Predicted 3D model of an 87-nucleotide RNA (c-di-GMP-I riboswitch aptamer) from a Halobacteroidaceae bacterium.
Taxonomically the source falls in Halobacteroidaceae (Bacteria, Bacillati, Clostridia, Halanaerobiales).
The sequence was found by an Rfam model in a public genome assembly.
Its Rfam family is "c-di-GMP-I riboswitch aptamer". Rfam's curators write: GEMM was predicted in a large-scale screen for bacterial structured RNA regulatory elements. Genes associated with GEMM are involved in a diverse array of functions, including chemotaxis regulation, signal transduction, secretion and chitin.
[in-house]
RNA sequence: UACCGAUAAUGGCAAACCUGUCGAAAGGCAGGGACGCAAAAUCACAGGCCUAAACCGUUUUUACGGCACGGUUGCUGUGUUCCCGAA
Repeated sequence: UACCGAUAAUGGCAAACCUGUCGAAAGGCAGGGACGCAAAAUCACAGGCCUAAACCGUUUUUACGGCACGGUUGCUGUGUUCCCGAA
């Protein structure tokens, strides 16, 4: 230095759930709260997944189907950066 990584140290993040709020929804944000996380830091670029307001189609019309221009990085991959050092 690279890989790798702990019943180590320092620091950090924060699932479910609850409250408030925004949103058609998925979901976001704020506070509380911790299941977990060495990239659970960052970039929606690729794939996956979620939703379906608007739009399109059907015409069985308080319905059904399709669709992302809406989301998700705590689903995976890629790029960039980062604390510590037992084996």